[in-house]
RNA sequence: UUCUUAUCUAGAGAGACAGAGGGACUGGCCCUAUGAUGUCCGGCAACCGACAUUUUUCAUUAGAAUGUGUGGUGCCAAUUCCAGCAGGUGGAGAACCUGAAAGAUGAGAG
Numbered sequence: 001u002u003c004u005u006a007u008c009u010a011g012a013g014a015g016a017c018a019g020a021g022g023g024a025c026u027g028g029c030c031c032u033a034u035g036a037u038g039u040c041c042g043g044c045a046a047c048c049g050a051c052a053u054u055u056u057u058c059a060u061u062a063g064a065a066u067g068u069g070u071g072g073u074g075c076c077a078a079u080u081c082c083a084g085c086a087g088g089u090g091g092a093g094a095a096c097c098u099g100a101a102a103g104a105u106g107a108g109a110g
Stems, first nucleotide, its partner, number of pairs: 001110008013041001015040004021031003025084004042076003047072002050068007080102001085099005
């Protein structure tokens, strides 16, 4: 970097240091010196691994369910902040619904 697959309306600090920008892209709309963002600490969650309990089986280093949160990631403004393409409800350029696309993260593969 490409492909496959699962998930994306929940959750997470009034800490330390630095110090101006940030929310992927485009358009909106927001956040920001009452400190963006980064690093550290802290926390959340439970995708993979591990372990524990229960259970399926004639049996198993196997399958399933639940849990712990020890290891590997991930995440900690706003639904993935909203829309971006297609379809639908609607008098409507109001408002709303569904599915894609794009993106993010995990796991697997090349």
Predicted 3D model of a 110-nucleotide RNA (SAM riboswitch aptamer (S box leader)) from Clostridiaceae bacterium BL-3. Taxonomically the source falls in Clostridiaceae (Bacteria, Bacillota, Clostridia, Eubacteriales). Of the family's consensus pairs, 97% are formed in the model.